[in-house]
């Protein structure tokens, strides 16, 4: 320099263009307990960024950023 792949919550994964982006774990709060742990309930929290296509984009296209790999 070129090409391929990946990027979703603090972490691990779902969502095959369609109606509030879904769970688990973790954190916080409450109940329970003599106190904890466990259990139960609740709350918080996410599509790397910018454009485009579409009635509708996490999903498709382009550029870009970051990471991994390959070639030179």
């Nucleotide at each position: 320099a070129u090409g391929u792949c990946u990027g979703u919550a603090a972490u691990u994964u779902a969502a095959a263009g369609g109606u509030u982006a879904a769970a688990a774990u973790a954190c916080u709060u409450a109940u329970c307990u003599u106190c904890g742990a466990a259990a139960u309930a609740a709350a918080u929290a996410a599509u790397g960024g910018a454009a485009g296509u579409u009635c509708a984009a996490a999903u498709c296209u382009u550029c870009u950023c970051a990471g991994a790999c390959a070639u030179u």
Annotation:
Transfer RNA from Cinachyrella kuekenthali, 72 nucleotides, folded computationally. RNAcentral holds the sequence, with entries from ENA. It matches the Rfam family "tRNA". Rfam describes the family as follows. Transfer RNA (tRNA) molecules are approximately 80 nucleotides in length. By type it is a transfer RNA. Its mean pLDDT, the model's own confidence on a scale to 100, is 83. The source organism's lineage runs through Eukaryota, Demospongiae, Heteroscleromorpha, Tetractinellida and Cinachyrella.